Model confidence (mean pLDDT): 81 of 100.
c-di-GMP-I-GGC riboswitch aptamer from Candidatus Stramentimicrobium fermentans, 102 nucleotides, folded computationally.
The organism belongs to Candidatus Stramentimicrobium, within Bacteria.
Of the family's consensus pairs, 95% are formed in the model.
[in-house]
RNA sequence: ACUGAUAAAGGCAAACUAUCUGAAAGGGUAGGACGCAAAGUAAUGGGCCUAAAAUGUAUAAAAAAGUAAUAUUUAUACGUUAAGGCAGCCAUACCGCCGGUU
Numbered sequence: 001a002c003u004g005a006u007a008a009a010g011g012c013a014a015a016c017u018a019u020c021u022g023a024a025a026g027g028g029u030a031g032g033a034c035g036c037a038a039a040g041u042a043a044u045g046g047g048c049c050u051a052a053a054a055u056g057u058a059u060a061a062a063a064a065a066g067u068a069a070u071a072u073u074u075a076u077a078c079g080u081u082a083a084g085g086c087a088g089c090c091a092u093a094c095c096g097c098c099g100g101u102u
């Protein structure tokens, strides 16, 4: 430097459960193992998830006025965005154990 056939020392821990936290996605801790040779670290690029707050559209309702519409307020649904998250989606950067090959 390349590599993960075999072996050993070991490591991590999906789903799920309990509990704490958060608006949510998600995260912490304990149990638990589907898997993982970087399933170690970092949200830098892409991707995915959330959307309390802000905002757009649609629908419904409310009260005043009115011929009516617009506008206002509230609720619901679907989007968008600030923002938040995922490193066990892929790149990228940094770092590392054991074995093998050169």
Stems, first nucleotide, its partner, number of pairs: 001101004011036002016031006034088001040094003044091003047086004053081010